[in-house]
RNA sequence: CUUAUCCAGAGAGGCGGAGGGACCGGCCCUAUGAAGCCUCGGCAACCUACCGUAAGGUGUGGUGCUAAAUCCGGCAGACGGAGUGUCUGGAAGAUGAG
Numbered sequence: 001c002u003u004a005u006c007c008a009g010a011g012a013g014g015c016g017g018a019g020g021g022a023c024c025g026g027c028c029c030u031a032u033g034a035a036g037c038c039u040c041g042g043c044a045a046c047c048u049a050c051c052g053u054a055a056g057g058u059g060u061g062g063u064g065c066u067a068a069a070u071c072c073g074g075c076a077g078a079c080g081g082a083g084u085g086u087c088u089g090g091a092a093g094a095u096g097a098g
Base pairs, nucleotide, nucleotide: 001098002097003096004095005094006093011040012039013038014037015036019029020028021027023074024073025072026071041066042065043064046062047061049058050057051056070092075089076088077087078086079085
């Protein structure tokens, strides 16, 4: 850079000791212990392996993930007198494959 997906799902223990949720605004989480590291689990099915004519299945190996919809919004448009708001499409981001 291209492409697919992002309203589902899945946590305990040890070390650690104040931050974290990408960015900005909001709103949350956090001394009833943040980030990070380690151990053992779990989820999922992108790639892979195996089974299958196929649809699909299992979950071997490689990633990924395991608070909240990508936590909500950010830009544009539609509805609406306007505000709040709802919807659609983007942008940005994350992950896989190439």
Molecule: SAM riboswitch aptamer (S box leader)
Organism: marine sediment metagenome